[in-house]
RNA sequence: GGGUGAUUAGCUCAGAGGCAGAGCGCUUCCUCUACACGGAAGAGGCCACUGGUUCAAAUCCAGUAUCACCCA
Numbered sequence: 001g002g003g004u005g006a007u008u009a010g011c012u013c014a015g016a017g018g019c020a021g022a023g024c025g026c027u028u029c030c031u032c033u034a035c036a037c038g039g040a041a042g043a044g045g046c047c048a049c050u051g052g053u054u055c056a057a058a059u060c061c062a063g064u065a066u067c068a069c070c071c072a
Stems, first nucleotide, its partner, number of pairs: 001071007010024004018055001026042005048064005
């Protein structure tokens, strides 16, 4: 220098145009002598950034950034 992939909750990830979700973690309550386990409820997201397409974008397109891998 060229190519490919990834970027969504604190962590690990799902979500192939119309409500943003799961597991673990966190908070409160119940249970228990207590802790753990278990049960119930809840908080937490400008979907990396900028622009474009579209009635509508986390999702499609282009660029930028970061990370990983491959080629030279």
Molecule: transfer RNA
Organism: bacterium